[in-house]
Context: one part of a larger RNA
RNA sequence: CUGGGCGUAAAGAGCGCGUAGGCGGUUUAUUAAGUCAUUUGUUAAAUCUCCCGGCUUAACCGGGAACAUGCACGUGAUACUGGUAAACUAGAGUGUAAGAGAGAGAAGUGGAAUUCUCGGAGUAGCGGUAAAAUGCGUAGAUCUCGAGAGGAACACCAGAGGCGAAGGCGGCUUCUUAGCUUACAACUGACGCUCAAGUGCGAAAGCGUGGGGAGCAAACAGGAUUAGAUACCCUGGUAGUCCACGCUGUGAACGAUGAUCACUGGAUAUGGGCUUUGCUUAGCAAGGUCUGUGUCGAAGCUAACGCGUUAAGUGAUCCGCCUGAGUAGUACGGUCGCAAGAUUAAAACUC
Numbered sequence: 001c002u003g004g005g006c007g008u009a010a011a012g013a014g015c016g017c018g019u020a021g022g023c024g025g026u027u028u029a030u031u032a033a034g035u036c037a038u039u040u041g042u043u044a045a046a047u048c049u050c051c052c053g054g055c056u057u058a059a060c061c062g063g064g065a066a067c068a069u070g071c072a073c074g075u076g077a078u079a080c081u082g083g084u085a086a087a088c089u090a091g092a093g094u095g096u097a098a099g100a101g102a103g104a105g106a107a108g109u110g111g112a113a114u115u116c117u118c119g120g121a122g123u124a125g126c127g128g129u130a131a132a133a134u135g136c137g138u139a140g141a142u143c144u145c146g147a148g149a150g151g152a153a154c155a156c157c158a159g160a161g162g163c164g165a166a167g168g169c170g171g172c173u174u175c176u177u178a179g180c181u182u183a184c185a186a187c188u189g190a191c192g193c194u195c196a197a198g199u200g201c202g203a204a205a206g207c208g209u210g211g212g213g214a215g216c217a218a219a220c221a222g223g224a225u226u227a228g229a230u231a232c233c234c235u236g237g238u239a240g241u242c243c244a245c246g247c248u249g250u251g252a253a254c255g256a257u258g259a260u261c262a263c264u265g266g267a268u269a270u271g272g273g274c275u276u277u278g279c280u281u282a283g284c285a286a287g288g289u290c291u292g293u294g295u296c297g298a299a300g301c302u303a304a305c306g307c308g309u310u311a312a313g314u315g316a317u318c319c320g321c322c323u324g325a326g327u328a329g330u331a332c333g334g335u336c337g338c339a340a341g342a343u344u345a346a347a348a349c350u351c
Base pairs, nucleotide, nucleotide: 003323004322005321006320007305008304012319014201015200016199017198021194022193023192025088026087027086028085029084030083031082033081034080035077036076037075038074040072041071042070049065050064051063052062053061054060091191092188093187094186095184096183097182098181099180103177104176105175106174107173108172109171110154115149116148117147118146119145120144125136126135162169163168206247207246208245209244210243211242215241216240220236221235222234223233258318259317260316261315262314263313266296267295268294269293270292271291272290273289274288275287276286277285278284279283300307301306324351325350326349333344334343335342336341
């Protein structure tokens, strides 16, 4: 390399969009590039294979035949693939009518709570812990009533529930906006699938500039604990957490399971539609059907665990990735980044 693999042993890119490329529905006609058959030429000799012969035999040598593969020209075949032309509707999309939703962005707004400020009332403690102490408090705290300021997050509803490609998304209202599902079968007529490259999105932390700062809280300080305690506990507390714009581009970015299509027993729960039947009819019950989300399980698969119509079953297409362990996701170089670093990615050597 061929091969064999990728849930947990090495291996699915964090997730989209997408160019080249690869692959691609039904019918007819045509073409004959691929494909198949065949003629001719060529594929040096030696070698290899077979036959015959020569050295006493063998090795060796001589003669003959053939194999074999490729290439080129020509002739023919037309099922499949490709090209061309015409058509179709089952894939895909559009339309019409409905539906559900924390999908996204912007603006506005609400109440509870924490903290702080002011005022009233009130007096010696409060706070914290296993116990304490640091800390706060007679300059009047904690507690309590009233008023105000400000920031952040949205109890109940809430669900193994919903939406989103993933990251993720949760008070309420409005505006802008994306996707999805169902029914009809009106329209287009293969317009599709997957995608190196490229491009966009991408938790938290971090970085830059400017705001903001209630609570929480790396660092830091103090108090404890302890043999020590650079910790766990306590009192404080700055970055940060929040907003705007820009960067970073990572994660146990996990279903540790790439995308798409088709096929293959069921049971049960739940979300959203359409629909049939029944009834004691703002509804309930029993079905059918499409679409999501769970659990259990036939067959089958699996090393086992387990998976099992949401497959890890049975097949097809395309992409990514793996190839003993360590060295190492490191060095060097390249690219990107303000930096932190990210990405691409070895070897010596050892076992």
Molecule: small-subunit ribosomal RNA, central domain
Organism: metagenome